[in-house]
RNA sequence: GAGUCGGCCGGGUGGCCGCGUGCGGACCCCCUCCUCGGAGGGCGAUCCGUCCGAGGAACGUCCGGACUCCAUAGGGCAGGGUGCUGGGUAACACCCAGUCGGGGUGACCCGCAGGAAAGUGCAACAGAGAGCAAACCGCCGAUGGCCUUCGGGCACAGGUAAGGGUGAAACGGUGCGGUAAGAGCGCACCAGCACCCGGGGUGACCCGGGUGGCUCUGCAAACCCCAUCCGGAGCAAGGCCGAGCAGGGGGAGGGUGGUCCCGCCCGAUCGACCCCGGGUAGGCCGCUGGAGCCGUCGGGCAACCGCCGGCCGAGAUGGAUGGCCGCCACCGGACCGCAAGGUCCGGCCACAGAAUCCGGCGUACAGGCCGACUCGU
Numbered sequence: 001g002a003g004u005c006g007g008c009c010g011g012g013u014g015g016c017c018g019c020g021u022g023c024g025g026a027c028c029c030c031c032u033c034c035u036c037g038g039a040g041g042g043c044g045a046u047c048c049g050u051c052c053g054a055g056g057a058a059c060g061u062c063c064g065g066a067c068u069c070c071a072u073a074g075g076g077c078a079g080g081g082u083g084c085u086g087g088g089u090a091a092c093a094c095c096c097a098g099u100c101g102g103g104g105u106g107a108c109c110c111g112c113a114g115g116a117a118a119g120u121g122c123a124a125c126a127g128a129g130a131g132c133a134a135a136c137c138g139c140c141g142a143u144g145g146c147c148u149u150c151g152g153g154c155a156c157a158g159g160u161a162a163g164g165g166u167g168a169a170a171c172g173g174u175g176c177g178g179u180a181a182g183a184g185c186g187c188a189c190c191a192g193c194a195c196c197c198g199g200g201g202u203g204a205c206c207c208g209g210g211u212g213g214c215u216c217u218g219c220a221a222a223c224c225c226c227a228u229c230c231g232g233a234g235c236a237a238g239g240c241c242g243a244g245c246a247g248g249g250g251g252a253g254g255g256u257g258g259u260c261c262c263g264c265c266c267g268a269u270c271g272a273c274c275c276c277g278g279g280u281a282g283g284c285c286g287c288u289g290g291a292g293c294c295g296u297c298g299g300g301c302a303a304c305c306g307c308c309g310g311c312c313g314a315g316a317u318g319g320a321u322g323g324c325c326g327c328c329a330c331c332g333g334a335c336c337g338c339a340a341g342g343u344c345c346g347g348c349c350a351c352a353g354a355a356u357c358c359g360g361c362g363u364a365c366a367g368g369c370c371g372a373c374u375c376g377u
Stems, first nucleotide, its partner, number of pairs: 001375009011328007019053002022050005028044001029042005055351001059362002062360005067234004079230005084098005099113001100111004114225002119223002121219003136164002138160003143157002145154003172190006191215001193212008238285004248276004292311004297306003330347007
């Protein structure tokens, strides 16, 4: 100088004013008791004091749980998630450690990483041919055929994947032999696959040796197969209290009023009385002390776990957590100074903001701090 990885902060402090929950107090109001002096209780308004009062992502709502209600004999099918191995965890699609593959000189990074010799399907364009391969150019034409001056010629039947060309991919690579030309056709070495043996590892897998046919394309984020997991809805869950007005149901006893009626009795309807029950408005609980945070020590490579000690850090519901000023810090500009620095002016900023609570992942972010490591000089 160029980089890689990990961790952390996200202005500090003082004054004044303001907002919200809890707690304490004052005052007003209401209820109960009462020896009428007071005592006890309650809720709401106001005021005073005091404690606390957004984030690293509170965000997206993408996974996993806690909690609540509903459903639920058991098993299977269907459907969906996950997918190398081992561990961590309440659980996970998360984290840690490793294996394999790929990238980088390196620190290190990336991987939706089971099975394609169970079956089905697909493989654009180009190309003659794209899946029990294929003859476009090329090579050969030994054998058979035709011609022959008997030297050979033709390229007809055919043979051929060595060479060219197309393509992301053309059915192992190099060499020697072989052949008419060729070809795992034969052999040696190498690569790969299957099986067997030995060794290491908990395991994924790795190391070494042997045998075999000589060789088998890719895609499963296509169906599918295998293994494994999975009930549904969500705090507007759910529970309790519950007006006013208007409906509903029931009761009692007589009188009055209205209708039918000559009159009386009975019946029906309406209003007034009492009781019951459902819902609505509204209020309360759920609600924040928890898989919690900090520190010492111990176990573990680590994620994480355990013991002990300490701490309490928002709980709103039209939704509080804010504003102004001073100083310091930071940033930009100007001036002075050789420099260290000083003075003045301006800015004071990013992403964003709880709503049942946790564990993750993903995304956004002005500016700044710390540590470890690599490469080059």